[in-house]
Context: one part of a larger RNA
RNA sequence: UUGUAUUGAAGGAACUUGGCAAAUUAACUCUGUACGUUCGCAAUAAAGAGAGCCGUAAAAAACGGUAACAUAAAAAGAGGAGUAACGACUGGUUACCAAAACCACAGGACUCUGCAAAUUAUAAAUAAGUAUAGGGUCUGAUGCCUGCCCAGUACUUAAAAACGAUAUAUUUAGGUUUAAAGCUUAAAUUAUAACUCUAAGUAAACGGCGGUUCUAACUAUAAGAAUCCUCAGGUAGCGAAAUUCCUUGGCGGGUAAAUUCCGUCCUGCAUGAAAGGCGUCACGAUUGCUCCACUGUCUCCAAUACAAAUUCA
Numbered sequence: 001u002u003g004u005a006u007u008g009a010a011g012g013a014a015c016u017u018g019g020c021a022a023a024u025u026a027a028c029u030c031u032g033u034a035c036g037u038u039c040g041c042a043a044u045a046a047a048g049a050g051a052g053c054c055g056u057a058a059a060a061a062a063c064g065g066u067a068a069c070a071u072a073a074a075a076a077g078a079g080g081a082g083u084a085a086c087g088a089c090u091g092g093u094u095a096c097c098a099a100a101a102c103c104a105c106a107g108g109a110c111u112c113u114g115c116a117a118a119u120u121a122u123a124a125a126u127a128a129g130u131a132u133a134g135g136g137u138c139u140g141a142u143g144c145c146u147g148c149c150c151a152g153u154a155c156u157u158a159a160a161a162a163c164g165a166u167a168u169a170u171u172u173a174g175g176u177u178u179a180a181a182g183c184u185u186a187a188a189u190u191a192u193a194a195c196u197c198u199a200a201g202u203a204a205a206c207g208g209c210g211g212u213u214c215u216a217a218c219u220a221u222a223a224g225a226a227u228c229c230u231c232a233g234g235u236a237g238c239g240a241a242a243u244u245c246c247u248u249g250g251c252g253g254g255u256a257a258a259u260u261c262c263g264u265c266c267u268g269c270a271u272g273a274a275a276g277g278c279g280u281c282a283c284g285a286u287u288g289c290u291c292c293a294c295u296g297u298c299u300c301c302a303a304u305a306c307a308a309a310u311u312c313a
Stems, first nucleotide, its partner, number of pairs: 001308008010299002014297001019294001028050004036041001038141001052066005067071001079292007086284002091103002107139007119125001143278003147209003152206002154202005162196001169189008210228005237271001238268001249265005
């Protein structure tokens, strides 16, 4: 000097991207327990109190006595509260840098499939099942909901025509053959799929969901009017958001002081309804912010023990 431990005056997060690390708390008995809530929880919420040994006694309480720095006497063994985001939850995941807001999930919806089922290259499975079943896709508990558009693409349904078939089958005649069959040439007849086209339907299918100008008796704004375009012009809700460029947006709160945080506004560069929208109890080694307690994280370092290194012998 480094490492691993222990201790520390006064202060107590001033450290730092960030309380990272450390410290605090802790078992038992008794008291007591808020907001919220799906009434199950939240909850060990929080916040407090107690404790050894001896005597009296059947035992306990109570009282008395008594030792210690200290009686849950050591070890082991939760710090707590509030608020917001995301995901409902338990669970799973990048063996060896990521455990998460990703995956899964119960629940919801659409779609295919009538059983020699659909799915599947085959085999196997599905299933010794049979539409309350099986397969595929999307969403993701629960609560309130899920708007408009079928013009494009896709799928489904459907009459006639065209296209597809120069193929296939049957008949007759000729050639070959003793004859038949077969082969071959010509003619006639019969039957016809998908696809393409057209019309309709379907968005919890792929997807999409406007612009300009003017207008109210201060000003401002525009309920309203006009006009162009479109298949239809974004509804409810939410909104500087895990989405906001301008931006450290404006206002309020919290701080002595805050680009973070919380509430609100709406001017949404570029929100929006199962690529679900908006809330939400509980849950989370998730993420942001705040407070109490606590501390060598720091002001500012010091000492001790044990190792290692270094120097000398």